[in-house]
Context: one part of a larger RNA
RNA sequence: GGCUGGUGGUGGAUGCCUCGGGUGCGGGAGGCGAUGAAGGGCGUGGCAAGCUGCGAUAAGCCCCGGGGAGCCGCAAGCAGGCGUUGAUCCGGGGAUGCCCGAAUGGGGGAACCCGGCUGGGCAAUACCCAGUCAUCCAGGGGAGACCCUGGAGGCGACACCGGGGGAAGUGAAACAUCUCAGUACCCCGAGGAAAAGAAAUCAAACGAGAUUCCCUGAGUAGCGGCGAGCGAAAGGGGAGGAGCCUAAACCAGGUAGGUGUAGAAGCCCGUGGGCGUUGCCUAUCUGGGGUCGUGGGACUACACUGGAGAGGGCCACGGACCUCUCGGGGAGUUACAAAACCCUCUCUCUAGCCGAAGGCGCCUGGAAUGGCCCGCCAUAGAGGGUGAAAGCCCCGUAGGCGAAAGGGAGAGGGUCUCCCUGGGUGUAGAUCCCGAGUAGCACGGGACACGAGGAAUCCCGUGUGAAUCAGGGGGGACCACCCUCCAAGGCUAAAUACUACCCGCACACCGAUAGCGCAUAGUACCGUGAGGGAAAGGUGAAAAGAACCCCGGGAGGGGAGUGAAAUAGAACCUGAAACCACCAGCCU
Numbered sequence: 001g002g003c004u005g006g007u008g009g010u011g012g013a014u015g016c017c018u019c020g021g022g023u024g025c026g027g028g029a030g031g032c033g034a035u036g037a038a039g040g041g042c043g044u045g046g047c048a049a050g051c052u053g054c055g056a057u058a059a060g061c062c063c064c065g066g067g068g069a070g071c072c073g074c075a076a077g078c079a080g081g082c083g084u085u086g087a088u089c090c091g092g093g094g095a096u097g098c099c100c101g102a103a104u105g106g107g108g109g110a111a112c113c114c115g116g117c118u119g120g121g122c123a124a125u126a127c128c129c130a131g132u133c134a135u136c137c138a139g140g141g142g143a144g145a146c147c148c149u150g151g152a153g154g155c156g157a158c159a160c161c162g163g164g165g166g167a168a169g170u171g172a173a174a175c176a177u178c179u180c181a182g183u184a185c186c187c188c189g190a191g192g193a194a195a196a197g198a199a200a201u202c203a204a205a206c207g208a209g210a211u212u213c214c215c216u217g218a219g220u221a222g223c224g225g226c227g228a229g230c231g232a233a234a235g236g237g238g239a240g241g242a243g244c245c246u247a248a249a250c251c252a253g254g255u256a257g258g259u260g261u262a263g264a265a266g267c268c269c270g271u272g273g274g275c276g277u278u279g280c281c282u283a284u285c286u287g288g289g290g291u292c293g294u295g296g297g298a299c300u301a302c303a304c305u306g307g308a309g310a311g312g313g314c315c316a317c318g319g320a321c322c323u324c325u326c327g328g329g330g331a332g333u334u335a336c337a338a339a340a341c342c343c344u345c346u347c348u349c350u351a352g353c354c355g356a357a358g359g360c361g362c363c364u365g366g367a368a369u370g371g372c373c374c375g376c377c378a379u380a381g382a383g384g385g386u387g388a389a390a391g392c393c394c395c396g397u398a399g400g401c402g403a404a405a406g407g408g409a410g411a412g413g414g415u416c417u418c419c420c421u422g423g424g425u426g427u428a429g430a431u432c433c434c435g436a437g438u439a440g441c442a443c444g445g446g447a448c449a450c451g452a453g454g455a456a457u458c459c460c461g462u463g464u465g466a467a468u469c470a471g472g473g474g475g476g477a478c479c480a481c482c483c484u485c486c487a488a489g490g491c492u493a494a495a496u497a498c499u500a501c502c503c504g505c506a507c508a509c510c511g512a513u514a515g516c517g518c519a520u521a522g523u524a525c526c527g528u529g530a531g532g533g534a535a536a537g538g539u540g541a542a543a544a545g546a547a548c549c550c551c552g553g554g555a556g557g558g559g560a561g562u563g564a565a566a567u568a569g570a571a572c573c574u575g576a577a578a579c580c581a582c583c584a585g586c587c588u
Base pairs, nucleotide, nucleotide: 001587002586003585004584005583006582007581008580009579015573016538017537020510021509022507023506024505025504026503027502028501029499030498031155032154039100040099041098042055043054044053046078047077050074051073061094062093063092064091065090066089070082071081072080105114106113107112115133116132117131118130119129120128121127135152136151137150138149139148140147141146160191161189162188163187164186165185171178175225201208202207212239213238214237215236216235222230223229243491244490245489246435250288251287252286253285254284255283256282257281258280259279265278266275267274268319269318270317271316272315273314293469295434296433297432298431299429300428301427302426303425304424305423307326308325309324310323311322312321327421328420329419330418331417332416340415341414342413343412344411345410346409347408348407349406350405352401353400354399358374359373361372362371363370375392376391377381383395384394385393440464441463442462443461444460445459446458447457450476471486472485473484474483475482525532526531545572548559549558550557551556
C1' cells in the first nucleotide's frame, strides 16, 4: 500500500406514514361592481417581524339565534384580563369600513399632489371636519346655457355560447389549387346557459309535421392537382316536447298640408225637418280588426245562433250599430298583453340536537384495541381517533329532530291584469289586402360535405328590377305535368355545453426527486421588462425536551435523571451505498 471482515463517522436511499395533490361522479350555485367590485397599499395587538383577521369603532362594535365551560387566532412565554348576569366559538342581520384601483372634482411617476361649492368647528377669509362636483346613453323639461330621472363603464373560470376578423409550421414524401382550418389568435356581445326554433321545410307519387341533443344511416352518397385528403342528407331509433304575437286590407279618432261657397259632398239607414268648412285627398300617430296554405283575412249580401240594464251620435219614430255598468264564465306573469304586492302552507339551504350495546375476568406488554373466557347492540359491523389490531372507550354511523333572522323552490288564496258574454259559424262574390329597392336576373365573391362543375340552395358587393292567389317559392342546370310550401317582421321553456366557487361520495390515482410549480409559494431568488421560478415533511404514546454535578470561553461532551427505547436528545423514525477513520486477519 492492497484485499476481506468488524466497529464507528458521513450521507439521506429504502420501508412505513400524510394536515397535500390528481381524476371522476352526483347535487348546489353560476356572478361581483358608482350603495365603489376584483385586486392591492398603509395601518391595526401591552410586548408583534411574518401569516390570518380587521379598518382610525381597526385579531374588532351592535342585535337575533345556536351552544354550554372555558376563553383572549397561527403561537409558546411574561404581564393583564373576560366568562353560568352565559364568555370564547358557530350561523343570520346590521354598524364602522383610511388610501389606491372602472376610480368618476382636476392632476398624477397607483396607494400621492392641488381645488370649487354647501354646511359645521374656531376670534379667523388661516387650519380642520362632513357632504358634493367625471364622461357617455336614453327619457322628460327648457328658447338656450342647462336641469331632473334612470342606466352604462370595470372585474370574473386561459371554461362553455353567438357574432366580426383570421394565420402559419404541417400534410400532399418538393409545391402553387388543396390541406392544416374557419383551427390558433385578436376584437365585440350575452347568459346561466347561449344559439336555433313553429316550414316560401323535407319527401316522393306514400307520406311526415318547429328547434336542439344522442345512436344509426356511413366512412355510404358525393367532393377531390379524382392526389393528399374532405365528407353529408333523407329515413329509422331515442332524450325532450309548446306554441304564439305582429304588418296590410277595413272601421273609428287625433294632428298637419292640399282642395272645396253652384248650400254640393257630408252628418248610420228609412220618412219628415234641421245643420253644414262638419266633407274629400295625402302624410303620420293611436285604438279596433287580422295572422293563414284542405289558402287566409277584409268588405258586401244572405242564413243560423247569442244574459239584463243604461247611455250615445242634429231632432222625432222604427231598425241596426257603438260605449259603459251589473251579472255569469275563463285565463295569467319562462314565450303566448303586462307590472307586481300581500297572506297561508309545504319542502329546502345558511348554525345545530338526540342517537343502541363490555367486562376492576386471566395472559403478554411501557401501554390492550392483541390471545383466552364469558356477554351485549344492530334501521347503527361507513370512517376516523384512542399508548398495538375496538360494532359495544371517544367522535361519529343507521334512524330521527331543529331556525329568531336571511336566501331558494313549489302549491293554494287574495289584490291586480287580460279575455269571452258585447259575438260566433256557414255560403256566395276575378271588390280589396296578404311584409319592395324585396324576390328574380347579370357580373364579382363567400357559405353549403359539393374546389365553377351540368351546380340547384343560402349570404354579401355593384348594376338592373317583378308579381298579390288567375299570385309566389321549392322539388340539384333548364322546360312541362305533378307534388309541396307561403320569403322579404318578431317572441318562445325543455332535452344540450361548461365549472372558477360550495357540499357529498368514490378511486386495480401519487405518497415528499412522486402527486399541482407549491404537504403550500407564485414565496426566496433571477431578469430593465414581458417573464422565469425553486428547495424545504416525520423526537416521543405523552415534553416526561434532560434538574443537579464535571471538562470547556463557547460549541460540544461525560455523569445523573426521564422514557419501553436516548445509537428516539431536538443536526431527533427507519438509517442502504459511494466516501472517511480505527481495529483485526491475510498478501506484498